RNA sequence: GGAGGUGAACGGAGGAUCGCCGGCAGGCAAUUAUCGCCUGCGGGAGGAAAGUCCGGGCUCCACAGGGCAGGAAGGUCGUUAACGGCGACCCGGGGAAACUCGAGGGAAAGCGCAACAGAAAGCAUACCGCCGAUGGCGGCUCUCACGAGCCGCACAGGUAAGGUUGAAAUCGUGGGGUAAGAGCCCACGCGCGACAGCCUGGCGACAGGCGGCGCGGCAAGCCCCUUCCGGAGCAAGCUUGAAUAGGGAUGCGAAUGAGUGGCCCGCUCAGUGGUUUCGCUUCGGCGGAUCGACGCAUCCGGGUUAGAGUGCUUGAGCGACAUAGCAAUGUGUCGCCUAGAGGAAUGAUCCUCAUCGGCUUCAUCGAAAGAUGGGGUCGAUACAGAACCCGGCUUACAGUUCACUUUGCGAG
Numbered sequence: 001g002g003a004g005g006u007g008a009a010c011g012g013a014g015g016a017u018c019g020c021c022g023g024c025a026g027g028c029a030a031u032u033a034u035c036g037c038c039u040g041c042g043g044g045a046g047g048a049a050a051g052u053c054c055g056g057g058c059u060c061c062a063c064a065g066g067g068c069a070g071g072a073a074g075g076u077c078g079u080u081a082a083c084g085g086c087g088a089c090c091c092g093g094g095g096a097a098a099c100u101c102g103a104g105g106g107a108a109a110g111c112g113c114a115a116c117a118g119a120a121a122g123c124a125u126a127c128c129g130c131c132g133a134u135g136g137c138g139g140c141u142c143u144c145a146c147g148a149g150c151c152g153c154a155c156a157g158g159u160a161a162g163g164u165u166g167a168a169a170u171c172g173u174g175g176g177g178u179a180a181g182a183g184c185c186c187a188c189g190c191g192c193g194a195c196a197g198c199c200u201g202g203c204g205a206c207a208g209g210c211g212g213c214g215c216g217g218c219a220a221g222c223c224c225c226u227u228c229c230g231g232a233g234c235a236a237g238c239u240u241g242a243a244u245a246g247g248g249a250u251g252c253g254a255a256u257g258a259g260u261g262g263c264c265c266g267c268u269c270a271g272u273g274g275u276u277u278c279g280c281u282u283c284g285g286c287g288g289a290u291c292g293a294c295g296c297a298u299c300c301g302g303g304u305u306a307g308a309g310u311g312c313u314u315g316a317g318c319g320a321c322a323u324a325g326c327a328a329u330g331u332g333u334c335g336c337c338u339a340g341a342g343g344a345a346u347g348a349u350c351c352u353c354a355u356c357g358g359c360u361u362c363a364u365c366g367a368a369a370g371a372u373g374g375g376g377u378c379g380a381u382a383c384a385g386a387a388c389c390c391g392g393c394u395u396a397c398a399g400u401u402c403a404c405u406u407u408g409c410g411a412g
Stems, first nucleotide, its partner, number of pairs: 002407009012353007020044002023041006046383001050394002053392005058233004065265004070229005075089005090104001091102004105224002110222002112218002127163002129159003134156002136153007171189006190214003195211001197210005237310004247300007256270004274291001276289005317336008354381012
């Protein structure tokens, strides 16, 4: 001094003037109370407050249980309140490496997809080819005959070594063997843990080895397996003030109705009752009509309208040190309190500085290009704002700085 990788921090500072919101203390005013004013002291947006993608705390519904539907996750071991998060490790892909990515269980449970090409694309396959020993057909020779030999055909039959196509064609190379061939046999290599079995190491996922076998892809296609999951949400809720029409209609009701989100079972709660009257009666009661009550469901109509308070900020909180652990993280001791608005506060102006960039000038080094430092001047200063709170993930970010690490250039 170049190019990379991983992790982290800052991202404006100070002063003056005026202004906004909260808390604490004191005082003034007011007098049912609230509201208001003054003084002093202290506090007032983020690493992502964003996205609303996950997980919770908290609140309400439900005696909170079981099942279906639905949704999510998917290597192992840890960690956490929990997670689909985080850490370490295993396997696979990328990279020269540091590192990084992975929707990482199952393809002989079933269904499905892979255009075209090719003979053939899951257990399929013969287009061009090769053989034709054996069987068949034809011819020739020898033989007394039986029969033997030779040639041809490529019919039957055998074959998948060679060639064609494709992203992918049922292991590869060499040798033997064969009529020609083929893991048919052998040597070496490659692959397989859906590979019967065994050994070693490891908590484990797995790794190495002996032996065995020679076995397409996709499940981020449906599906199967394993594990997990009540619902709704601060506009949740709680307290309280004011006003109104305690209105009207329809339906259902006793083996019924209602009850947290879709269904079922369970469970819980309410209720199974009254007037008048008719008929029947085995005298226990049964059935119908009527009036009104209760419960539920649906619909119509009316009132309240910027109501008030609370939830609302002390937390699975932050920091330092020690300790266990490779780490994530846990434990202990000590210290700190750091917004709570409510149509939504934390702002405006000026000056100085800081950082970055352009132009210019001076000095040093240098052959030059250029580099470093000083001065002057102009411009700019990222992404972006709480709304009940917390742990994550994802996305955005001008510029500056730090630590560790990989590689390779030059000098000593």